[in-house]
Record summary
This is a predicted structure of a 77-nucleotide RNA (c-di-GMP-I riboswitch aptamer) from a Gemmatimonadaceae bacterium. Lineage of the source: Bacteria > Gemmatimonadota > Gemmatimonadia > Gemmatimonadales > Gemmatimonadaceae. Its mean pLDDT, the model's own confidence on a scale to 100, is 84.

């Protein structure tokens, strides 16, 4: 460097739920909580789930539901 992941050190993010706003709707920003996370940083690239539309065509949400690419903080075993 890479792999790797400590009863380690400085951080870091925030599940459920609650409140204001937005959306038709899954759900999303905010602040509060703090259940948990070595990438719980970023990318909707694939599958998977939901949603919306009478239906089909579509069009949308979910990265904390698996998987992939990108970057990255320690340095014990």
């Nucleotide at each position: 460097u890479u792999c790797c992941g400590a009863c380690a050190a400085a951080g870091g993010c925030a599940c459920c739920c609650c409140g204001u706003c937005c959306g038709c709707g899954a759900g999303g920003c905010c602040g509060g909580u703090c259940c948990g996370c070595a990438a719980a940083g970023c990318c909707a690239u694939g599958g998977g789930u939901c949603u919306c539309u009478c239906g089909c065509c579509g069009a949308g949400a979910c990265g904390g539901c698996c998987a992939g690419g990108c970057u990255u903080c320690c340095g014990a075993a």